[in-house]
The RNA shown here (transfer RNA) has 72 nucleotides and comes from Cyanophora paradoxa. RNAcentral holds the sequence, with entries from ENA. It matches the Rfam family "tRNA". It is annotated as a transfer RNA.
């Protein structure tokens, strides 16, 4: 330099045909306990960024950014 792939809570993964973004672990708070652990209840928190198509975009198109793979 060329080609391809992946970006979703703090972490690991869903959402499949475009139709109200879920779960587990973690964190915080409550209950329980003499205290803690375990258990249990609740809360917080995310679509890499910009633009386009559409009544409606994590999803389709496009540009950029980050990372990974291949070729030279």
């Nucleotide at each position: 330099a060329a080609g391809g792939g992946u970006g979703u809570a703090g972490u690991u993964u869903a959402a499949a045909c475009g139709g109200a973004a879920a779960a587990a672990c973690a964190u915080u708070a409550g209950u329980c306990u003499c205290c803690a652990a375990a258990a249990u209840u609740a809360a917080u928190a995310a679509u890499a960024a910009g633009g386009g198509u559409u009544c409606a975009a994590u999803u389709c198109c496009u540009u950029u950014c980050a990372c990974c793979c291949u070729u030279g």